[in-house]
RNA sequence: CGGUACGUAGCGCAGCUUGGUAGCGCACUGUCAUGGGGUGUCAGGGGUCGUGGGUUCAAAUCCCGCCGUACCGA
Numbered sequence: 001c002g003g004u005a006c007g008u009a010g011c012g013c014a015g016c017u018u019g020g021u022a023g024c025g026c027a028c029u030g031u032c033a034u035g036g037g038g039u040g041u042c043a044g045g046g047g048u049c050g051u052g053g054g055u056u057c058a059a060a061u062c063c064c065g066c067c068g069u070a071c072c073g074a
Base pairs, nucleotide, nucleotide: 001073002072003071004070005069006068007067010026011025012024013023020057028044029043030042032040033039050066051065052064053063054062
C1' cells in the first nucleotide's frame, strides 16, 4: 500500500440478506418468598447501533469517505 471480516446496553451476541416501534442472555435496581445468605418470582432502568455524509416518506439495515481491531497478500 491492496484485500477480507468485524464494530449494536457494563459484558457476550442477534437483528442487516428482504429498510418500517432496537432485542436476547448475563449483569444492575426494586418488590415478594427465607431468621439471614444463596437461590427463585415479578417489575424496572440503561443504546444518539464506531464516525461523517448521501439515497429515501422512513436507515442499525442500502451507497460513499474516514477511524479502530483481527487476518491475508505485497
Model confidence (mean pLDDT): 83 of 100. Predicted 3D model of a 74-nucleotide RNA (transfer RNA) from Alishewanella agri BL06. It matches the Rfam family "tRNA". It is annotated as a transfer RNA. The RNAcentral record of the sequence draws on Rfam. The source organism's lineage runs through Bacteria, Pseudomonadati, Pseudomonadota, Gammaproteobacteria and Alishewanella agri.